[in-house]
Overview
A computed fold for a 352-nucleotide part of an RNA from a Candidatus Altimarinota bacterium, annotated as small-subunit ribosomal RNA, central domain. The sequence was found in a public genome assembly. Taxonomically the source falls in Candidatus Altimarinota (Bacteria, Bacteria candidate phyla).

Context: one part of a larger RNA
RNA sequence: UUGGGCGUAAAGCGUCCGCAGGUGGUUUGGUAAGUCUGUUAUUAAAUCUCGGAGCUCAACUUCGAGGCUGUAAUGGAAACUACCUCACUAGAGGAUGGGAGAGGAAUAUGGAAUUGUGCAAGUAGGGGUAAAAUCCGUAGAUAUGCACAGGAACACCAAAAGCGAAGGCAAUAUUCUGGCCCAUUCCUGACACUCAGGGACGAAAGCGUGGGGAGCGAAACGGAUUAGAUACCCGUGUAGUCCACGCCGUAAACGAUGCUCGCUCGAUGUAGGAACCCUCGACCUGGUUUCUGUGUCUAAGCUAACGCGUUAAGCGAGCCGCCUGUGUAGUACGAUCGCAAGAUUAAAACAC
Numbered sequence: 001u002u003g004g005g006c007g008u009a010a011a012g013c014g015u016c017c018g019c020a021g022g023u024g025g026u027u028u029g030g031u032a033a034g035u036c037u038g039u040u041a042u043u044a045a046a047u048c049u050c051g052g053a054g055c056u057c058a059a060c061u062u063c064g065a066g067g068c069u070g071u072a073a074u075g076g077a078a079a080c081u082a083c084c085u086c087a088c089u090a091g092a093g094g095a096u097g098g099g100a101g102a103g104g105a106a107u108a109u110g111g112a113a114u115u116g117u118g119c120a121a122g123u124a125g126g127g128g129u130a131a132a133a134u135c136c137g138u139a140g141a142u143a144u145g146c147a148c149a150g151g152a153a154c155a156c157c158a159a160a161a162g163c164g165a166a167g168g169c170a171a172u173a174u175u176c177u178g179g180c181c182c183a184u185u186c187c188u189g190a191c192a193c194u195c196a197g198g199g200a201c202g203a204a205a206g207c208g209u210g211g212g213g214a215g216c217g218a219a220a221c222g223g224a225u226u227a228g229a230u231a232c233c234c235g236u237g238u239a240g241u242c243c244a245c246g247c248c249g250u251a252a253a254c255g256a257u258g259c260u261c262g263c264u265c266g267a268u269g270u271a272g273g274a275a276c277c278c279u280c281g282a283c284c285u286g287g288u289u290u291c292u293g294u295g296u297c298u299a300a301g302c303u304a305a306c307g308c309g310u311u312a313a314g315c316g317a318g319c320c321g322c323c324u325g326u327g328u329a330g331u332a333c334g335a336u337c338g339c340a341a342g343a344u345u346a347a348a349a350c351a352c
Stems, first nucleotide, its partner, number of pairs: 003324004007306002012320001014201004021194003025088002029084003033081002035077008048066007091191001092188003095184005103177007110154001115149006125136002162169002206247006215241002220236004258319006266297012301308002325352003334345004
């Protein structure tokens, strides 16, 4: 191990793709494996049920009938599941016409700022702090102007906004490229959903090789503070942060909420479409309806409460993952992966 659960109490794999498996729309005819039903055989005795008999009754014993659980053979039924078959279009996919977007990759370009270098001009301070000092500066700093170099990040627009499976994505232009939404109802005709194992992607930090290095800045050094100060504050500053290629594979990878489908009052923003109305007409604005996303507030209902509430944690269905007192412990051992760091899988003794 049944059961009950998984937003916050233990529990949703970080995310997606997907073989096997499980599950699967409407309809015609057939088969009869599952299913239902009849008959026969068997299912030792005892036990069990019913009726009778024997011990004075009962327990008990005994006789008869039945039953039990299946198994096999054979006859029948055809609603449901399954299989074969004829079709269908409401699921799914495609076509055509439109639409929005920081979705991804590459290349090129731009301006502001920081830092550095050179020149000009100029003089004694600058910087920093709660206050200081270390530090920089008469070998001319700071402040100012011009020029140049280099790296990194893209102010305003900017939004409860947009896009992406998630991680994540923001200057501008071009090229290549993925997905999504709306309308038409034209095509295919169940082609679908989920998914153990498997595969791909996966922030930051870290690792390998080669570049790059402005600013920031683990470690390290110095100055302060303090009883001490291996910190908080200040001055420096190496890895790193950046690029290319290859690893790592983890996060409070969070909505702490798996994916898909159906059903269940409303109100109000916002993003992208469509139809109609208003208009002589076009554009704009406005209104109504509708589809898709993203927020807030709520009815019913749910919940231990908090809260959730058509983007459900409501009402149902399918499939997967996970939990089962606390500590030991996400540890030991073994195995797989990794250059390493380590990751994944994952106990027990013992104690309470």